[in-house]
Context: one part of a larger RNA
RNA sequence: GGCGCAUGGUGAAUGCCUUGGUACUAGGAGCCGAUGAAGGACGGGACUAACACCGAUAUGCCUCGGGGAGCUGUAAGUAAGCUUUGAUCCGGGGAUUUCCGAAUGGGGCAACCCAAUAGUUUUAAUCGACUAUUAUCCGCAUCUGAAUACAUAGGAUGUGUGAAGGUAAACGUGGGGAACUGAAACAUCUCAGUACCCGCAGGAACAGAAAGAAAAUUCGAUUCCCUGAGUAGCGGCGAGCGAAACGGGAAGAGCCCAAACCAGGAAGCUUGCUUCCUGGGGUUGUAGGACUGAACAUUUGAGUUACCAAAGAACUUGAUAGCUGAAGAAUCUGGGAAGAUUCGCCAGAGAGGGUGAUAGCCCCGUAAGUUAAAUCAAAUUCUCUCAGUUCAGGAUCCUGAGUACGGCGGAGCACGUGAAAUUCCGUCGGAAUCCGGGAGGACCAUCUCCCAAGGCUAAAUACUACCUAGUGACCGAUAGUGAACCAGUACCGUGAGGGAAAGGUGAAAAGCACCCCGGAAGGGGAGUGAAAUAGUUCCUGAAACCAUGUGCCU
Numbered sequence: 001g002g003c004g005c006a007u008g009g010u011g012a013a014u015g016c017c018u019u020g021g022u023a024c025u026a027g028g029a030g031c032c033g034a035u036g037a038a039g040g041a042c043g044g045g046a047c048u049a050a051c052a053c054c055g056a057u058a059u060g061c062c063u064c065g066g067g068g069a070g071c072u073g074u075a076a077g078u079a080a081g082c083u084u085u086g087a088u089c090c091g092g093g094g095a096u097u098u099c100c101g102a103a104u105g106g107g108g109c110a111a112c113c114c115a116a117u118a119g120u121u122u123u124a125a126u127c128g129a130c131u132a133u134u135a136u137c138c139g140c141a142u143c144u145g146a147a148u149a150c151a152u153a154g155g156a157u158g159u160g161u162g163a164a165g166g167u168a169a170a171c172g173u174g175g176g177g178a179a180c181u182g183a184a185a186c187a188u189c190u191c192a193g194u195a196c197c198c199g200c201a202g203g204a205a206c207a208g209a210a211a212g213a214a215a216a217u218u219c220g221a222u223u224c225c226c227u228g229a230g231u232a233g234c235g236g237c238g239a240g241c242g243a244a245a246c247g248g249g250a251a252g253a254g255c256c257c258a259a260a261c262c263a264g265g266a267a268g269c270u271u272g273c274u275u276c277c278u279g280g281g282g283u284u285g286u287a288g289g290a291c292u293g294a295a296c297a298u299u300u301g302a303g304u305u306a307c308c309a310a311a312g313a314a315c316u317u318g319a320u321a322g323c324u325g326a327a328g329a330a331u332c333u334g335g336g337a338a339g340a341u342u343c344g345c346c347a348g349a350g351a352g353g354g355u356g357a358u359a360g361c362c363c364c365g366u367a368a369g370u371u372a373a374a375u376c377a378a379a380u381u382c383u384c385u386c387a388g389u390u391c392a393g394g395a396u397c398c399u400g401a402g403u404a405c406g407g408c409g410g411a412g413c414a415c416g417u418g419a420a421a422u423u424c425c426g427u428c429g430g431a432a433u434c435c436g437g438g439a440g441g442a443c444c445a446u447c448u449c450c451c452a453a454g455g456c457u458a459a460a461u462a463c464u465a466c467c468u469a470g471u472g473a474c475c476g477a478u479a480g481u482g483a484a485c486c487a488g489u490a491c492c493g494u495g496a497g498g499g500a501a502a503g504g505u506g507a508a509a510a511g512c513a514c515c516c517c518g519g520a521a522g523g524g525g526a527g528u529g530a531a532a533u534a535g536u537u538c539c540u541g542a543a544a545c546c547a548u549g550u551g552c553c554u
Stems, first nucleotide, its partner, number of pairs: 001553009015539001016504002020475002022472007029464002031166002039100003042055003046078002050074002052059001061094006070082003105114003115134007136163002138160007171202001172200005182189001186236001212219002223250004233241002254456003257400001261280009285434001287399004291393006300387004311383004316378005322370003328343005344361002346350001352364003405429007415441001436451005491498002511538001514525004
């Protein structure tokens, strides 16, 4: 020096574990904000750096319930206290809530600076201190008020739980709107009305009571699912795009204006008309209504989400704390019994967790039952509130106009201009009025269906930041969230932004008193413990790597 073996060091794999994640299920909740939000800054403890909690009433205040012996958070310690006159703790309601922040008295480099007005307070007086108010826009009311006579613009004051800002990185709707890509290149096309940006919401939104779908003895608002169907179609007929009705289900709910006409009021002037406002009336296609005439009527129906509008009470159920809650002992092994053995018991409870190993009967619980002073939610009932109905007549009036529709240019409809209907926008034209009008995929006729140019509308549907309960042939610390741990932290970057690593002593700290060596670190005894090669980055403790001892070879 090499090859073995053994014993150590280093190192952290592996195994086991789980406080954390992840995916989903059921129910709830689905908004907060000028009565100052979300989010923060700075403070508050006897000692206090951080987290948590709270706000100068600051580790808390008041009150109403629960609960019943300890308590002063994480978090040990000392001190000082509180508590059966019921504390700590849990829940309902309330008070306080510095400063910044939409931030709103003015300013500003967020958490700071500087005011005005009224009042209170202090001082002999000044200086100070405190409280309240003071932004903008919009609506309404009142008072004022230019150029300019009336007026108007403008201004001032009051008033409004008016608006603003946040968010759940989800779901909705509207306005804008790509490219990579595919077409094996590429331009129409596709990706895709996707990503992204902006506005506006709601707990859902949008849509919605036929100028519909259709073609039979038709159906009867909308939405969603299945099917129809990768069909009919569209398409450099390429790549690709791609319906609808019928049928079966979920859910089901219908209504209000404008107008004609009537009544009242007001304004204008051309003095008998027009316009406006309020109330009544009225709302449809088998046309309806007004109008005229007739009949019957106070039964009945509906209601707080629409349908016109709106209040209270009772009771029930549920939510926000809780409460009751069965049944086991001995022996053996062991540090420890829940294990083994023997003999029992409960079960509407043998879900689960904990306890010194594996417990139905030790503890928390579980099944079942039970409970609320206060607040909230829902259902029902009552009080209450609201509402006339039908028939006949067919003379007159009304039934949504720069609208429908057409030309031209576009968009959207599965439909790329096509024979291109239906829908929307720009532009230029521009009807009819019930003997009316639209549609049935150019267009015309016949026939059928419907009544546009005003509006509202629950449910079935989409989603889950949040709360409660639960589940997993989901992960188990290089996994699972980036984050099991004081993580969006440390750190990096001017900034937008990027973004970690890091879990495990033991049943219990019983965390090694005391002695020895040493300056200490560290070690040797002693002691604790079942174990200390479990001694604080401490369970297990692989390999690489480094040593020591020893065997063989050289």